[in-house]
Context: one part of a larger RNA
RNA sequence: GGAUGAACGCUGGCGGCAGGCUUAAUACAUGCAAGUCGAACGGUAAGGUCCGAAGUGGCAACACGGAGGAUACACGAGUGGCGCACGGGUGCGUAACGCGUAUGCAACCUGCCCCCGACCGGGACAAAACAGCUGGAAACGGCUGCUAAUAUCCCAUGGUCAUCCGGGAGGGCAUCCUUCUGGAUGUAAAGAUUCAUUGGUCGGGGAUGGGCAUGCGUAUUAUUAGGUAGUUGGCGGGGUAACGGCCCACCAAGCCGACGAUGAUUAGGGGUCCUGAGAGGGUUAACCCCCACACUGGAACUGAGACACGGUCCAGACUCCUACGGGAGGCAGCAGUAGGGAAUAUUGGGCAAUGGGAGGAAUCCUGACCCAGCCAUGCCGCGUGAAGGAAGACGGCCCUAUGGGUUGUAAACUUCUUUUGUCGCAGAGUAACCGCGGGGACGUGUCCCCGCCUGAGAGUAUGCGACGAAUAAGUAUCGGCUAACUCCGUGCCAGCAGCCGCGGUAAUACGGAGGAUGCAAGCGUUAUC
Repeated sequence: GGAUGAACGCUGGCGGCAGGCUUAAUACAUGCAAGUCGAACGGUAAGGUCCGAAGUGGCAACACGGAGGAUACACGAGUGGCGCACGGGUGCGUAACGCGUAUGCAACCUGCCCCCGACCGGGACAAAACAGCUGGAAACGGCUGCUAAUAUCCCAUGGUCAUCCGGGAGGGCAUCCUUCUGGAUGUAAAGAUUCAUUGGUCGGGGAUGGGCAUGCGUAUUAUUAGGUAGUUGGCGGGGUAACGGCCCACCAAGCCGACGAUGAUUAGGGGUCCUGAGAGGGUUAACCCCCACACUGGAACUGAGACACGGUCCAGACUCCUACGGGAGGCAGCAGUAGGGAAUAUUGGGCAAUGGGAGGAAUCCUGACCCAGCCAUGCCGCGUGAAGGAAGACGGCCCUAUGGGUUGUAAACUUCUUUUGUCGCAGAGUAACCGCGGGGACGUGUCCCCGCCUGAGAGUAUGCGACGAAUAAGUAUCGGCUAACUCCGUGCCAGCAGCCGCGGUAAUACGGAGGAUGCAAGCGUUAUC
């Protein structure tokens, strides 16, 4: 000199873009952050719609009235399906195949999506909801009874499927792989419908996503030198989607290590970012990828996928409720609170867009996301006026020969301009889908065209008009390094200081003043690289 997720001091006009708990992975009040499908099902708690008794008023029509009924428009709770393993957060742990990179699986899996082929036959029983009884303060239950399905179960049919036993052919990279064929055994399914579709089952392929393995790379420490008993290998099993001591019985005695094993400390890794001519050094905030974790420890269940942040079970610590018997909970999601700390924001708006889940769709959900708020935290841009104006005013400061210098075109004043500002008017793009209505094409279930509708930000950006210099400058430094000097005060005191050093009576170094210099809505200081 450069840099920062900065903080502190003084100051502070605007806009755009970015960023904003680095510490206590400390503890959390409250609200929200994952639901959806009636086109799977039994239904109908509530609502809507339709009908409408008694009764009241009336001569009547009719008006009020609302018991009750219908419907499934729609829908609470329930069965069922899919989602909840994503998205969002954090960096505790981990020095590891965790990450990066390059390969391999002839050792694997993959819901939803796409393509191809085949199939969808016949039966049955429950348990919720509901009803009744009943336990409990509550949380939450227990018993009896009824019931539908794309819930569940039984039988059949299956093949290009799986397993076993054979045969042939081809191939390779050892174990082997691919393919053709014979036999045996075994396993499926679901229907709903607005009649156009959609869904289901089995098999093969694709795509995507994952799992596993290997080479190389990946911090400090020897004031850690030996480490290891499922340890290293084998046979045979179990288990897994899959290989494998992953696990087990037996057998052998191996395996790792000064080219640093083992232990200890520290730490998520990479792309990055900062610096540097580079080599390198430092670093992992923001954004992307991977990994790990979800109060602490352990475990499995369900599922295509979890050993599951807002699931289950057990134990522990803590907090809360309690009728004392027993229960409820987990912000390292978004806000917010306390605490810690030098220090870090709103208990905001909206699903309009993008993306995601469910659904045929309308639509619903979405603290992802898009926006708005706060903060000079950073970067960039803009402004605080421009031109003229010398009696070079007053005042201040300095010098003094009593006159001069400086502040200084600075001010006043004159003329002008109007970014920003205030007021007013207009006002986007972001939006095109979907849906509704109409039309056309052909391959008749898709595509195309037209019209209507859809905006949180926001009446924002932007444009135009009116007014008016009107609303807007600080901060550090001035001995040398290093741009910028005098006076006064002080007198090794008070104080300054990055280094050298300054101050003991003329201090350009301390404090104040005048002036000057550098940066500028910032300027300095501290911390760190």
Record summary: This is a predicted structure of a 529-nucleotide part of an RNA (small-subunit ribosomal RNA, 5' domain) from an uncultured Bacteroidales bacterium. It was read from a public genome assembly.